[in-house]
Molecule: c-di-GMP-I riboswitch aptamer
Organism: Gracilibacter sp.
RNA sequence: GAACGUUAAGGGCAAAGCUGUCAAAAGGCAGCGACGCAAAGCCAUAGGGUCUAACGUGCCUUAGCACUAUGACAGCCUGGCUGCCGAA
Numbered sequence: 001g002a003a004c005g006u007u008a009a010g011g012g013c014a015a016a017g018c019u020g021u022c023a024a025a026a027g028g029c030a031g032c033g034a035c036g037c038a039a040a041g042c043c044a045u046a047g048g049g050u051c052u053a054a055c056g057u058g059c060c061u062u063a064g065c066a067c068u069a070u071g072a073c074a075g076c077c078u079g080g081c082u083g084c085c086g087a088a
Stems, first nucleotide, its partner, number of pairs: 004086002012037002017032006035075001041081003046078003049073003056067004
C1' cells in the first nucleotide's frame, strides 16, 4: 500500500413507532426510541430502480381520473469519492 474482517478495544450511526416542525405529497429536520449497519460517511448532474404528483397537459358540466419530476429515497442494487481499528 492492497485485499480482508469470524463476539478485540475505543468510539460511531439509528429501522419501525411516538411527539413536534417544514412540505401539495413523497419525504426532510429535531427529540424519544433501537430493527439493524464495517462505510447505515458523502455523491440523485454516474447508471438502473422505487416513491410522490404541486405545476403543467389530456379527459370531464362539476366532482374527479390519467399522464408528467423540475420534488424525493445513498438503510433498493451497481458504481464513484473519503475514512476508524488491525488478529483481538